[in-house]
Context: one part of a larger RNA
RNA sequence: UUGGGCGUAAAGGGCGCGUAGGCGGUUUCGCAAGCCUGAUGUGAAAGGCUCCGGCCCAACCGGAGUUGUGCGUUGGGAACUGCUUGACUAGAGUUCUGGAGGGGAAGUUGGAAUUCCUGGUGUAGGGGUGAAAUCUGUAGAUAUCAGGAAGAACACCGGUGGCGAAGGCGAACUUCUGGCCAGAAACUGACGCUGAGGCGCGAAAGCGUGGGGAGCGAACAGGAUUAGAUACCCUGGUAGUCCACGCCGUAAACGAUGUGCACUAGGCGUAGGGUCCAUUAGGGCUCUGUGCCGUAGCUAACGUGUUAAGUGCACCGCCUGGGGAGUAUGCUCGCAAGAGUGAAACUC
Numbered sequence: 001u002u003g004g005g006c007g008u009a010a011a012g013g014g015c016g017c018g019u020a021g022g023c024g025g026u027u028u029c030g031c032a033a034g035c036c037u038g039a040u041g042u043g044a045a046a047g048g049c050u051c052c053g054g055c056c057c058a059a060c061c062g063g064a065g066u067u068g069u070g071c072g073u074u075g076g077g078a079a080c081u082g083c084u085u086g087a088c089u090a091g092a093g094u095u096c097u098g099g100a101g102g103g104g105a106a107g108u109u110g111g112a113a114u115u116c117c118u119g120g121u122g123u124a125g126g127g128g129u130g131a132a133a134u135c136u137g138u139a140g141a142u143a144u145c146a147g148g149a150a151g152a153a154c155a156c157c158g159g160u161g162g163c164g165a166a167g168g169c170g171a172a173c174u175u176c177u178g179g180c181c182a183g184a185a186a187c188u189g190a191c192g193c194u195g196a197g198g199c200g201c202g203a204a205a206g207c208g209u210g211g212g213g214a215g216c217g218a219a220c221a222g223g224a225u226u227a228g229a230u231a232c233c234c235u236g237g238u239a240g241u242c243c244a245c246g247c248c249g250u251a252a253a254c255g256a257u258g259u260g261c262a263c264u265a266g267g268c269g270u271a272g273g274g275u276c277c278a279u280u281a282g283g284g285c286u287c288u289g290u291g292c293c294g295u296a297g298c299u300a301a302c303g304u305g306u307u308a309a310g311u312g313c314a315c316c317g318c319c320u321g322g323g324g325a326g327u328a329u330g331c332u333c334g335c336a337a338g339a340g341u342g343a344a345a346c347u348c
């Protein structure tokens, strides 16, 4: 191990693709494994239950009936599940015509800002703070003008607005490429859902090799503050942040809410389509997304409420008092850091 649960109390796998398995639309014929039913054999006795009887009663003992839920053999049934066969189009998919988009990859280009370099003007400060100081400047700084170099990030547009499975994605243009939405027909004909293992993707930090390095900036140094100040503040500053390739595989990877399908009041926004009316503002209907409020219902409450945490079905993952502990050990993976799996004693 039943059961009950998983938004916040313990509990949804970070996300996808998909194997086995589980589950699966409408209908016809057949089979009869599951299923229903008859017969028969077995199901020992004792026992249990009901009735009757024997010891004065009871316990105890005896008799009859029944139970023995099952299994084997054999006959029958065909609604449901399964299997076979034929068909269907409401699920799923394909074709076509349009549409929106920071979806992904590579390349090219651009302007603002910052820092640095060179030159001009110019002179005593600049910078920084709560106040200062470290720092910087007469070897000419700060300021200002011109020219040049470099790297990184892309102001405004920008929006509970878009796209992506999630992580995530924002200058412009080009090339390659994935998905999505709507519409009207045609086609395939259940091809579907979920998914243990498995495989792939996966922020930041970190690691390896080689580049790059403007700004920022762990560590570190100095100046302050303070009783102290291994901090908060200031001046510097190395790894890193950036690029290529390869690892790592974790996050409050969050909607703390698994995926899919169906059903169940409304109202107000917003994004992308379609259609009808008015053809000027606009309005009605409808599909897909994204928000706010809210009915019934649900909920311990908070809240949730057609984007459900409502009502159901299918499948997966997970929880089972706190600490010990995500520790020890073993195994697998990793260059390492470590990751995954994951106890017990003891204690409250």
Stems, first nucleotide, its partner, number of pairs: 003320004007302002012316001014201004021194003025088003030083002033081002035077008047067008091191001092188004096183004103177007110154001114150008125136002162169002206247006215241002220236004258315006266293012297304002321348003330341004